Annotation
Transfer RNA from Chthonomonas sp. UBA2391, 77 nucleotides, folded computationally.
This record gives sequence, structure tokens and C1' cells, in this order.
RNA sequence: GGCAGCGUAGCUCAGUUGGUUAGAGCAAACGGUUCAUACCCGUUAGGUCGACGGUUCGAGUCCGUCCGCUGCUACCA
Repeated sequence: GGCAGCGUAGCUCAGUUGGUUAGAGCAAACGGUUCAUACCCGUUAGGUCGACGGUUCGAGUCCGUCCGCUGCUACCA
């Protein structure tokens, strides 16, 4: 350099044929429970869906460019 995959909450990940409000588990904060801690139960907060642009009435989802990560491969030494 080429090809492929991936990027969504602090972490690990769902998200169907583009459709009304973007979700789960863990973690966090608060509360319940307990003599107390843990476990357990409940509530709450937490998001530029990698960035920019395009298509569309409507984009996490489709298209283009770029950025980052991973793998394979080619070249040089």
C1' cells in the first nucleotide's frame, strides 16, 4: 500500500424491512432490607449511535469521504 471486519451509556453488547420515545446486563448514586457489611429488591442518573457530508417525509440502520481499532496479505530492509 491492498482487502475484510468493527466503532451505540463508564465496561460488555443487542437494536429485525429505514418508521413515532434508542435498549439490556454489569458498574455508579440514592432508597429498602440488616445491629452492621455483603447478597437481594426498588428507583434515578448516564448517549454528538466515531467525524463530516449526501439520499429520504423520516437515518443508529442506506451512500460517499475521513479518523481510530483488529485481522489477513503484498513490498522494502
Rfam family: tRNA. By type it is a transfer RNA. Rfam describes the family as follows. Transfer RNA (tRNA) molecules are approximately 80 nucleotides in length.